[in-house]
Context: one part of a larger RNA
RNA sequence: UGACGGGGGCCCGCACAAGCGGUGGAGCAUGUGGUUUAAUUCGAUGUACGCGAGGAACCUUACCUGGGUUUGACAUACAGAGGAAUGCGGUAGAGAUAUCGCAGCCUAGCAAUAGGCCUUUGUACAGGUGCUGCAUGGCUGUCGUCAGCUCGUGCCGUGAGGUGUUGGGUUAAGUCCCGCAACGAGCGCAACCCCUACUGCCAGUUACCAACAGGUUAUGCUGGGGACUCUGGCGGAACUGCCGGUGACAAACCGGAGGAAGGUGGGGAUGACGUCAAGUCAUCAUGGCCCUUAUGUCCAGGGCUACACACGUGCUACAAUGGGUGAGACAGAGCGACGCGAAGCCGCGAGGUGAAGCAAAUCGCAGAAAAUCGCCCGUAGUUCGGAUUGGAGUCUGAAACCUGACUCCAUGAAGGUGGAAUCGCUAGUAAUCGCGCAUCAGCAUGGCGCGGUGAAUACGUUCCCGGGCCUUGUACA
Numbered sequence: 001u002g003a004c005g006g007g008g009g010c011c012c013g014c015a016c017a018a019g020c021g022g023u024g025g026a027g028c029a030u031g032u033g034g035u036u037u038a039a040u041u042c043g044a045u046g047u048a049c050g051c052g053a054g055g056a057a058c059c060u061u062a063c064c065u066g067g068g069u070u071u072g073a074c075a076u077a078c079a080g081a082g083g084a085a086u087g088c089g090g091u092a093g094a095g096a097u098a099u100c101g102c103a104g105c106c107u108a109g110c111a112a113u114a115g116g117c118c119u120u121u122g123u124a125c126a127g128g129u130g131c132u133g134c135a136u137g138g139c140u141g142u143c144g145u146c147a148g149c150u151c152g153u154g155c156c157g158u159g160a161g162g163u164g165u166u167g168g169g170u171u172a173a174g175u176c177c178c179g180c181a182a183c184g185a186g187c188g189c190a191a192c193c194c195c196u197a198c199u200g201c202c203a204g205u206u207a208c209c210a211a212c213a214g215g216u217u218a219u220g221c222u223g224g225g226g227a228c229u230c231u232g233g234c235g236g237a238a239c240u241g242c243c244g245g246u247g248a249c250a251a252a253c254c255g256g257a258g259g260a261a262g263g264u265g266g267g268g269a270u271g272a273c274g275u276c277a278a279g280u281c282a283u284c285a286u287g288g289c290c291c292u293u294a295u296g297u298c299c300a301g302g303g304c305u306a307c308a309c310a311c312g313u314g315c316u317a318c319a320a321u322g323g324g325u326g327a328g329a330c331a332g333a334g335c336g337a338c339g340c341g342a343a344g345c346c347g348c349g350a351g352g353u354g355a356a357g358c359a360a361a362u363c364g365c366a367g368a369a370a371a372u373c374g375c376c377c378g379u380a381g382u383u384c385g386g387a388u389u390g391g392a393g394u395c396u397g398a399a400a401c402c403u404g405a406c407u408c409c410a411u412g413a414a415g416g417u418g419g420a421a422u423c424g425c426u427a428g429u430a431a432u433c434g435c436g437c438a439u440c441a442g443c444a445u446g447g448c449g450c451g452g453u454g455a456a457u458a459c460g461u462u463c464c465c466g467g468g469c470c471u472u473g474u475a476c477a
Stems, first nucleotide, its partner, number of pairs: 001477002003474003007471007015461002019425005026316008034307002042052002063302007072125001076124008086103007106115003127291002130289003136285002138280003141276001143274001148187006154163003167178003193268004198236007208225002212223003239262001242256005318418001322377006334365003339358002344353003384415001389410007431453007
């Protein structure tokens, strides 16, 4: 100087407390461990476990079995030989591949020849998701969006180092004020950026419709309008600016006015010096090592989907604030041409048919659901719950056996609110309800977004966890 303490002081955080809803019990989905397996590819392990994977039937694919291949699936160069490229078909085969046949005959040049492309032989070389993340770059997690981490000069100390950065207040903040052998400065904080909340101006089509006119069973449907909503560009607005009080005549805090918004208005992006030899050689790049008729590469099939069990994360429930049924409102944000696909017709339905319109404020996906108004059910393993199983189908795709999703009929398991323990959340939040998107032929209870309905509680900081500052002890570094 640090680190540590079941030392002290001050302070903060959904850290506790106060509340609301869960997990842990059930069934299923998914990831992991373990076990099994020819293989169940690999990595991630307190900060892993719906993670890499934004989507494993083939492909992907790295794994296994079997069948092939060796200048190679891919790149460059040189030398030799042959041929335009390329397309189609037959035979054998699981295919890779082998073989046969047909069509085809590049550019420049009179030609020789040269060039481009392809096949083949040979040589250099290619190739490796093989090892080492403890050789590395880059990227990332974590402490932590915590308020800290440092430097120049000066001063103090033999020196390590200290001071500044400590102290008194204050703040979300090393934020600001005051004081001080310190005076300044940098990286962080804050602000500048984006979204959202109010408003002015400008501009109105595909959006809108107040006044006028026309028209319909009905609809901005039409003429038209530039008011309104909305769209989207430029501005304004919030700064403790104003008033009162407290305070040290400070910083600041408390209350109030005005205001759409008030003290960082709400949300996002943004992650200091560093820590963990943290993670990643399988995104990529890369040193070294290793393989080179194989640890490269091609193909078919299988596996990654196994299943006594254990754990994590979720979905659905156990019902009446509910389930069923009928009627019937109101979103936002997105996506669409190898696409979204309307109306109509067929089917109980998944869906089929159909083809209008739309490169989309125009058309489509697209009926939002919970909510609301009626009726039934009456506390039951039930009109709760939907697992499982049987049958019949739909769609995608060469192909759903291993191993897809969905529909209909039948079946109707566990489950009556969950031990010890444990998680999230402070407001348009939790809870609850549906909608969209990426990936994608198909496949979502996961992920990322969007809106609808919309709470309870916070006395307080003694305690648990994590952190910041000062101080103290130490046989630790």
The part of an RNA shown here (small-subunit ribosomal RNA, 3' major domain) has 477 nucleotides and comes from a metagenome. Its mean pLDDT, the model's own confidence on a scale to 100, is 84. The RNAcentral record of the full RNA draws on SILVA.